[in-house]
RNA sequence: UUUGGAACAGGACAAAGCCGGAGAGAUCCGGUGACGCAAAGCUGCGGGUCCUCGGUCGCGAUGUGCGACACGGACAGCCGGGAUCGUGUA
Numbered sequence: 001u002u003u004g005g006a007a008c009a010g011g012a013c014a015a016a017g018c019c020g021g022a023g024a025g026a027u028c029c030g031g032u033g034a035c036g037c038a039a040a041g042c043u044g045c046g047g048g049u050c051c052u053c054g055g056u057c058g059c060g061a062u063g064u065g066c067g068a069c070a071c072g073g074a075c076a077g078c079c080g081g082g083a084u085c086g087u088g089u090a
Stems, first nucleotide, its partner, number of pairs: 013036001017032006035077001042082002045080003048075004055069005
């Protein structure tokens, strides 16, 4: 000097639940609330999980169901990757 980095300090974010709203749904938005979190800020690139209004196929049935497939959607606080990034002692 560079890269990390228990702690300390200063902050930020914000789970579940509840209230209101959007959506077929997963889920999301706002308020409240804090389980937690150095990247719990960003990004759907890889994996994974979840949804299925509508479409196709099959089975069934006088029911409006069940299963599979394709398309599509969601989750960044599931893991990995990418770019950005605060303080700095031992």
Molecule: c-di-GMP-I riboswitch aptamer
Organism: Geobacter sp.